[in-house]
RNA sequence: AGAGCUGACUGGAUAACUGCUCUAUUCAUAGAGAGGAAAGUCCGGGCUCCAUGGGCAAGAUGCCAGGUAAUUCCUGGGGGGUGUGAACCUACGGAAAGUGCAGCAGAAAGUAUACCGCCUUAAAAGGUAAGGGUGAAAAGGUAAGGUAAGAGCUUACCGCAUGACUGGCAACAGUUCAUGGCAUUGCAAACCCCAUCUGGAGCAAGACCAAAUAGAGGUUCAAUAGUGUGCCCACACUGAAUCUGGGUAGGUUGCUUGAAUCUUAUGGCGACAUAAGAUCUAGAUGAAUGGUUAUCCUCGACAGAACCCGGCUUAUAGGUCAGCUCACCCC
Repeated sequence: AGAGCUGACUGGAUAACUGCUCUAUUCAUAGAGAGGAAAGUCCGGGCUCCAUGGGCAAGAUGCCAGGUAAUUCCUGGGGGGUGUGAACCUACGGAAAGUGCAGCAGAAAGUAUACCGCCUUAAAAGGUAAGGGUGAAAAGGUAAGGUAAGAGCUUACCGCAUGACUGGCAACAGUUCAUGGCAUUGCAAACCCCAUCUGGAGCAAGACCAAAUAGAGGUUCAAUAGUGUGCCCACACUGAAUCUGGGUAGGUUGCUUGAAUCUUAUGGCGACAUAAGAUCUAGAUGAAUGGUUAUCCUCGACAGAACCCGGCUUAUAGGUCAGCUCACCCC
């Protein structure tokens, strides 16, 4: 000097004048006023309303241990995979309950076969699955013995399955031991099985006030019926559903003090927890933060709250910081 990996910060600035929204008010003014993602509406909740107990269906999640109000989120581990590495990804419950799928090629694709080949034979027929070929995948691999020729046929080592022992809370691991020739393709993000969890709808939820109209009309079912936010039973209530037509669509509230933020100490590998102290940071409703002038510079990206909070995912010009890895050159 270069290429990377991980984590984090910022996201135009300053001054003057003027404009907008909310709150307070002594009515002069003072204070506050879009994000790291406000986005997607994906997940979990708070809150509001309906509901009431059981069963079923349906749906969701899926290695282990922790964190949290909770989660499919986060932290730390384990298995598998990628990369030289720092690191990253995770389609990680079960294929020995059953069903199903795997085109073409190939002789044959599940308990499957003999095309070429090898052995035997005069031939026919028989034996074989070692070698060749096809394929993503063809009855575990290497070596030796054995055989008519071969094959876990036998043996040794490895692999696999089961059990014991050791370490670990556990998932799992092992220079450990024993038994077995041995389940011998993959897919469950195929149906399915197992374990755990789940009522529904949503601030356009809901509550209150005022005003107006046509206390209009038709059809269906009506207590053996209907309604009660998946279905059935039970329970509760007494009308329910639908069509035509008319009136109003105004205001207040919900609406911002929160599972809130920051600092310090202690405990923990960590996510976090506990304690003390400090702070108050938008509440609009056809929708508020804009305009002008001057200067600076890194010359400005993605982009605007609408009940709130915790996550995840996606977009992001430029600038800054910290730790770690790699190869090259020089000493």